[in-house]
Model confidence (mean pLDDT): 85 of 100. Small-subunit ribosomal RNA, 5' domain from Olea europaea subsp. laperrinei, 477 nucleotides, folded computationally. Lineage of the source: Eukaryota > Streptophyta > eudicotyledons > Olea > Olea europaea. The RNAcentral record of the full RNA draws on SILVA. It matches the Rfam family "Bacterial small subunit ribosomal RNA". Rfam links the family to the GO terms structural constituent of ribosome and ribosome.
Context: one part of a larger RNA
RNA sequence: GGAUGAACACUGGCAGUAUGCUUAACACAUGUAAGUCGGACAAGAAGUGGUGUUUCCAGUGGUGGACGGGUGAGUAACGCGUAAGAACCUACCCUUGGGAGAGGAACAAUAGCUGGAAACGGCUGCUAAUACCCCGUAGGCUGAGGAGCAAAAGCAGGAAUCCACCUAAGGAGGGGCUUGUGUUUGAUUAGUUAAUUGGUGAGGCAAUAGCUUACCAAGGCAAUGAUUAGUAGCUGGUCUAAGAGGAUGAUCAGCCACACUAGGACUAAGACACGGCCCAGACUCCUACGAGAGACAGUAGUGGAGAAUUUUCCACAAUGGGCAAAAGCCUGACGGAGCAAUACUGUGUGGAGGUAGAAGGCCCACGGGUCAUGAACUUCUUUUCCCGGAGAAGAAGUAAUGACAGUAACUGAGGAAUAAGCAUUGGCUAACUCUAUGCCAGCAGCCGCGAUAAGAUAGAGGAUGCAAGCGUUAUCC
Repeated sequence: GGAUGAACACUGGCAGUAUGCUUAACACAUGUAAGUCGGACAAGAAGUGGUGUUUCCAGUGGUGGACGGGUGAGUAACGCGUAAGAACCUACCCUUGGGAGAGGAACAAUAGCUGGAAACGGCUGCUAAUACCCCGUAGGCUGAGGAGCAAAAGCAGGAAUCCACCUAAGGAGGGGCUUGUGUUUGAUUAGUUAAUUGGUGAGGCAAUAGCUUACCAAGGCAAUGAUUAGUAGCUGGUCUAAGAGGAUGAUCAGCCACACUAGGACUAAGACACGGCCCAGACUCCUACGAGAGACAGUAGUGGAGAAUUUUCCACAAUGGGCAAAAGCCUGACGGAGCAAUACUGUGUGGAGGUAGAAGGCCCACGGGUCAUGAACUUCUUUUCCCGGAGAAGAAGUAAUGACAGUAACUGAGGAAUAAGCAUUGGCUAACUCUAUGCCAGCAGCCGCGAUAAGAUAGAGGAUGCAAGCGUUAUCC
């Protein structure tokens, strides 16, 4: 000198764009953040005088809750980056071929009885389906061969037809696995490993594999730093530097890991699952003491910690996501508004004229000098400000549909009106005098200053620097 997710002191006009718990992965009141489908299914309710039509809906069923959002605790690792590879899986989507025959038995809801304080149940009986099962069929799978195994569902519509269903092959996108190489500090950590290293058989997986197991062999790694200990999410990037490097990993983007702590599986195409389940633990709440409920590292918000970090806001109008035939519903993603000089950028606090060189302050050699054309005064303008008018784009898709928002931009009127500070002034380093103090009070980044004439303390006047900021502190180059 540059930089920061900064903080603190003093000060503070406006606008745009960004950013905002770096500390306790500490504990959380309250609301909300994942639903949807009645065009799969039966019952029920509302409405109507009745039928028909319509609407709603606990339950069965389908699909989605594995995405989106958060955090960085753990991890020195095929975790990440990069470059390759072969033994794999893939719901929805796209392309192509083939198919959907004939039957059956249940279980919820509801009803009756009944347990419990509650959470939540138990028994008996009834019933539907795109829920479940059997048989038949099969250009698929298994097998050396003989042979064996495996499927389907309908709904809407007057109809045409549309949307669903099963199977096979291919694709796209996604994911799992393996390998080369790179990836922090300590040797005052030198040996380490027992499923450990390899083989065979068996099991297991979507798949390779000590992944697991029985037997056999004794290997494997290591001064090119194994093992152990400390620290740490990695990268694109960011800051700095002429570069080489050094430091760093907030926001945004890719990957990974985690979801009170530890463990486990279930379902599913996909999880060993933040707002699912089970067990144990710590904690909080409730209890009729038998038993139950919970998990903000989602978004607001609270307490606490801290030098320190925002609203318990609006809207699904746009973009995107889930479901649905669609209308649509849901969406604290996202779009916006609010708060904060936290940062960057822009802009203003007026322009021109004006010497009696005014009053006043300060200095003085008492002549004057300086603040200073600065003010007053004259005249002009209106960025900003205040009050009106009219008023968007963002909307795609004929029309309708805008949270932001009566916002931006435009226009009329008013009046210089509403708007300057902070630090420094001995040298480094731009800027000097007076008064007070008298090694005191104090200053200070370094050198140093102050002991009666201090350009270094304190105040005043002047000056210098930067400016809606300025100075200090912290950290990096």